[in-house]
RNA sequence: UACUCAUCGAGACCGGCUGAGGGAAAGGCCCAGUGACGCCGGGGCAACCAACAGAACUAACCACUCUGGAAAGGUGCCAACUCCUGCGGAGGCAUUAGCUUCCGAAAGAUGAGGG
Numbered sequence: 001u002a003c004u005c006a007u008c009g010a011g012a013c014c015g016g017c018u019g020a021g022g023g024a025a026a027g028g029c030c031c032a033g034u035g036a037c038g039c040c041g042g043g044g045c046a047a048c049c050a051a052c053a054g055a056a057c058u059a060a061c062c063a064c065u066c067u068g069g070a071a072a073g074g075u076g077c078c079a080a081c082u083c084c085u086g087c088g089g090a091g092g093c094a095u096u097a098g099c100u101u102c103c104g105a106a107a108g109a110u111g112a113g114g115g
Base pairs, nucleotide, nucleotide: 001115003113004112005111006110007109008108013042014041015040016039017038021031022030023029026085027084028083043078044077045076048074049073052068053067054066055065082107087104088103089102090101091100092099093098
């Protein structure tokens, strides 16, 4: 880091340091000297992987698959739905300028594979 698969309306904050931007990019709308963002320490959330138990498969065992609980392992996460929108399709309200609901795509994030 190309690519593949899964998930993304739930959940989870304190202290210290620093000091001006931050929320990926554009527009919007927010957060921020009552100190955001970031870093460090502690705490927590969740359950992707690993581990464990069961089922199914099997002559049997293993692997794959499915289900479940736990959370001391590896990650991740702890403002706002991925903060919202954009691109395509369908509908509603309105009537030229819009508002809004749903589905999908794109982009992104995280995990697991992977050359």

This is a predicted structure of a 115-nucleotide RNA (SAM riboswitch aptamer (S box leader)) from a Gammaproteobacteria bacterium. Model confidence (mean pLDDT): 83 of 100. The model forms 97% of the base pairs in the Rfam consensus. The organism belongs to Gammaproteobacteria, within Bacteria. It was read from a public genome assembly, where an Rfam model found it. It matches the Rfam family "SAM riboswitch aptamer (S box leader)". Rfam links the family to the GO term regulation of gene expression.